[in-house]
RNA sequence: GAAGCUGGCCAGGCAACCGCCGGGCGAAGGGAUUCCGGUCCCGACGCCGGGAGGAAAGUCCGGGCUCCGCAGAGCAGGAUGCCGGUUAACGACCGGGCGCUAUAAGUCGAAAGACCCAAGGCGACGGAAAGUGCAACAGAGAAUAGACCGCCGAUGGCUCAGUUCGCUGAGAUCAGGCAAGGGUGAAACGGCGAGGUAAGAGCUCACCGCGGACGUGGUAACACGGACGGCACGGCAAACCCCAUCCGGAGCAAGGCCAAAUAGGGAAGCUUGGGCGUGGCUCGCGCUGCUUCCGGGUAGGCUGCUUGAGCGGCGCGGUAACGCGUCGCCUAGAGGAAUGGUUGCCCACGACAGAACCCGGCUUAUCGGCCAGCUUCACUU
Numbered sequence: 001g002a003a004g005c006u007g008g009c010c011a012g013g014c015a016a017c018c019g020c021c022g023g024g025c026g027a028a029g030g031g032a033u034u035c036c037g038g039u040c041c042c043g044a045c046g047c048c049g050g051g052a053g054g055a056a057a058g059u060c061c062g063g064g065c066u067c068c069g070c071a072g073a074g075c076a077g078g079a080u081g082c083c084g085g086u087u088a089a090c091g092a093c094c095g096g097g098c099g100c101u102a103u104a105a106g107u108c109g110a111a112a113g114a115c116c117c118a119a120g121g122c123g124a125c126g127g128a129a130a131g132u133g134c135a136a137c138a139g140a141g142a143a144u145a146g147a148c149c150g151c152c153g154a155u156g157g158c159u160c161a162g163u164u165c166g167c168u169g170a171g172a173u174c175a176g177g178c179a180a181g182g183g184u185g186a187a188a189c190g191g192c193g194a195g196g197u198a199a200g201a202g203c204u205c206a207c208c209g210c211g212g213a214c215g216u217g218g219u220a221a222c223a224c225g226g227a228c229g230g231c232a233c234g235g236c237a238a239a240c241c242c243c244a245u246c247c248g249g250a251g252c253a254a255g256g257c258c259a260a261a262u263a264g265g266g267a268a269g270c271u272u273g274g275g276c277g278u279g280g281c282u283c284g285c286g287c288u289g290c291u292u293c294c295g296g297g298u299a300g301g302c303u304g305c306u307u308g309a310g311c312g313g314c315g316c317g318g319u320a321a322c323g324c325g326u327c328g329c330c331u332a333g334a335g336g337a338a339u340g341g342u343u344g345c346c347c348a349c350g351a352c353a354g355a356a357c358c359c360g361g362c363u364u365a366u367c368g369g370c371c372a373g374c375u376u377c378a379c380u381u
């Protein structure tokens, strides 16, 4: 310098004018109360300062907060699932292991292509030796393996020939032996080569795979090693299931406070007196009236509401996620719901999209631009 990959950051800029929503200061004026000193509330208008995002989105996980409640145990149900770490917590993140995989470069080749495959990308990645189950189509056979084509003719029988009458040789393949090769399939009961054999076969052997131990390294997942075992134990758990761990429920329309009018509820008082009912009458009893107080609760108002697992700088620890210390900063808070409009200038001509209790993630959408790291190649010193 080129190509590729990964991660982080920004999200048109500046100015003027006019608006909108909060906050602070001042303030004409208005209201409530009053012991007339004041106190409290609202507030036109003016000034100052603030006003969406990296996803504010989907609401898919996790937590804070709040109420119900006291959630101790078991069952049911749900979630998670290699190992270690981070965290308030997580299904997130970081590091590692294992498996799968792409492209460049490289090697072989005339080519097609094959091999080897960087940085990278992806993985619901516990258990199939607890049990139950599933495997379309094709195929002989799909887990109690199996024989269509094929291979064999050892063994028994058959035919022919020879014979020293013990058998020997040849042929066909009836019984039989086999599973190497072909074929089917996503998958065919270890692979491959050699020996062996009638043909074959872990039947035997080497290498590879697999298995349970052992040794070494590692916190661990796991890796490596030399023996042993002749293969017994194929796949699917995003089938049931088993094992381990975790999970009480509902959500800011959570919840808290103040509190009319009207109608209920409760208590006390008022009436020498009321009205109605009972009754022949009186007393009495019940209902009703008025006043005051109390309580629940509706409308309405206030709050919860934004200072927080906060953001930034520096230092330290850690590979990292992250943690600790220190200094600095305050950065929307509405309630029909503000964050906009017009004009001018500039450029690379501007995407997706807008808070509604808060925070950590994930996922999805997104015009462009900038920066850093890693890998391979080329060149220079």
Base pairs, nucleotide, nucleotide: 001377002376003375004374005373006372007371008370009369010368012346013345014344015343016342017341018340020051021050023048024047025046026045029042030041031040032039033038053352057363058362060361061360062359063358064357065251066250067249068248077247078246079245080244081243082096083095084094085093086092097125098123099122100121101120106115107114108113126242127241131240132239133236134235148182149181150178151177152176155175156174158171159170160169161168162167190208191207193205194204195203209231210229211228214225215224216223217222255303256302257301258300265294266293267292268291269290270289274288275287276286277285278284310329311328312327313326314325315324316323317322347350